[in-house]
A computed fold for a 490-nucleotide part of an RNA from Cyanodermella asteris, annotated as small-subunit ribosomal RNA, 3' major domain. It matches the Rfam family "Eukaryotic small subunit ribosomal RNA". Model confidence (mean pLDDT): 81 of 100.
Context: one part of a larger RNA
């Protein structure tokens, strides 16, 4: 110098704590991990920094395991066999799970492609992440890292990098043996707020205008439909700008900032992501890669491929999570509202799916539209709101478990893929000790789209929709950082 301290001081954080809200731990059920079983139940990770995670929702395939069975796709070189043939292939039968000439009988049939011995390659989700590259995580989301000159010290080293005040912030302000920079924070990049100013839009509306239909009191007023050459951008959609600088006032302060009002779409770094330093871990990853070193293994294969099975197996311990335990609810029938997407031909059907019709439903049949601001689709969501029907009982709560029956993806549904319909009607009356997240359009309650996906969410990542209570602080716990001080532990 560091590291440590059951040493002080001083700041900081909802991965701490207060008020406080939702909760999880209690039940069923999903799924992950572990532990038994098991022919395998492939396997990687195990405090934060592993366990709905490997974008790991596994009927095959994936696939790595397990029980058989084929096939070389054993480059290439030497050397032996070898046209008087070195090998290939094959009916039936036996044999197999198998319409595998794989193996055996039987013979046909091929014609230097190959066979055989070596030596080497070559393929391997075989082994080593403790032999590596890339990548991600983490330490560390704090604010923190360096060197030029100069001052100190024998010197490793120190100062700059700081007593105070401030700030999310080594951010300023000041102090000052330091002056003067660099990286990181900040600016930056991205999205969400504003623009009756600007460019413009038959893929986006809006008023005229036809043509029609209801109501009408002679004016009209709701629609509904047609592009036919008329206007125009509030709406929307995207281009180029523009806005904020805590701006004006007040208070406190030397300043630097900080509270408060006002204006203003916007005044917690506007809100919220993204990048993102030095310096490390013997953190993951060889199972992302035709990135890879070494080491196994290579024909009775750890290479390929097919069949079947498993990865889902159940006295049980754990983790994320779904659904509840009801009246602020359940149910019926009416009302009505969204955002972010997605979407077939690449090769030759496979993708979004309107409308009609058949069916309780699940779905099927026929038509059409769309390679998409044109159609799907105003995704007409879902909690919500309104009327009714239950009345507090494990009840008309709650839907686990079975049972039968119909459809749908697949070549294939049993160990039940999903979906419907009837019937069964378990647990559970708010969950000990613990312990999670979290300050505003945010928590939470609600549903949707994508991602995987052939078929399948209880998952994950975005969207929006309803919309609080409580602080606006502290260092008391947890833990981080900066000083000071002890300790030769390095």
């Nucleotide at each position: 110098u560091g590291a440590c301290g059951g040493a002080a001081a001083g700041g900081c954080a909802c991965c701490a704590c207060c008020a406080g809200g939702c909760g999880u731990g209690g039940a069923g059920c999903c799924u992950g991990c572990g532990g038994c079983u098991u022919a395998a139940u492939u396997u990687g990770a195990c405090u934060c920094a592993a366990c709905a995670c490997g974008g790991g929702g596994a009927a095959a395939c994936u696939c790595a395991c397990c029980a058989g069975g084929u096939c070389c796709a054993g480059a290439c070189a030497u050397g032996c066999g070898a046209a008087g043939g070195a090998u290939u292939g094959a009916c039936a039968g036996a044999u197999u799970g198998a319409g595998a000439g794989c193996u055996c009988u039987u013979u046909c049939u091929u014609g230097a492609u190959u066979g055989u011995a070596u030596g080497g390659u070559u393929g391997g989700u075989g082994g080593u992440g403790c032999a590596u590259g890339g990548c991600c995580g983490u330490u560390c989301u704090u604010a923190g890292u360096u060197g030029g000159u100069g001052g100190a010290u024998u010197g490793a080293u120190u100062u700059g990098u700081c007593u105070g005040c401030u700030u999310a912030a080594u951010u300023g302000c000041g102090a000052u043996a330091a002056c003067g920079a660099a990286c990181g924070a900040g600016a930056c990049c991205u999205u969400a707020a504003c623009c009756u100013g600007c460019u413009a839009a038959a893929u986006a509306g809006c008023c005229a205008g036809g043509c029609u239909u209801a109501c009408u009191u002679u004016g009209g007023u709701a629609g509904g439909u047609c592009g036919c050459c008329g206007g125009c951008u509030u709406c929307u959609u995207a281009g180029a700008g523009g806005g904020a600088c805590u701006a004006u006032c007040c208070g406190c302060u030397c300043a630097a900032g900080c509270g408060g009002a006002u204006g203003g779409a916007a005044g917690u770094u506007u809100g919220a992501g993204g990048c993102a330093a030095u310096a490390a871990c013997a953190g993951g990853u060889c199972u992302g890669u035709g990135a890879u070193g070494c080491c196994c293994u290579u024909a009775g294969a750890u290479g390929u491929u097919c069949u079947g099975g498993g990865c889902c197996g159940c006295a049980c311990g754990c983790g994320c999570g779904c659904u509840a335990c009801a009246c602020u609810g359940a149910c019926u029938g009416a009302g009505c509202c969204a955002g972010c997407g997605a979407g077939u031909u690449u090769u030759c059907u496979a993708c979004c799916u309107u409308g009609a019709c058949c069916g309780a439903a699940a779905g099927g049949u026929c038509u059409g539209g769309g390679c998409a601001a044109u159609c799907u689709u105003g995704u007409u969501a879902a909690a919500c709101u309104c009327a009714g029907u239950c009345g507090u009982g494990c009840u008309g709560g709650g839907g686990a478990u079975a049972g039968a029956g119909c459809a749908u993806u697949g070549c294939a549904a049993u160990u039940a893929u999903u979906g419907c319909u009837c019937u069964u009607c378990a647990a559970c009356g708010a969950g000990g000790a613990a312990u999670g997240c979290c300050u505003a359009g945010u928590a939470a309650g609600c549903g949707c789209a994508a991602g995987u996906c052939a078929u399948c969410a209880g998952c994950u990542u975005g969207c929006g929709u309803u919309g609080a209570u409580u602080a606006c602080g502290u260092c008391c716990c947890u833990g981080c950082c900066c000083u000071u001080u002890g300790u030769a532990c390095a």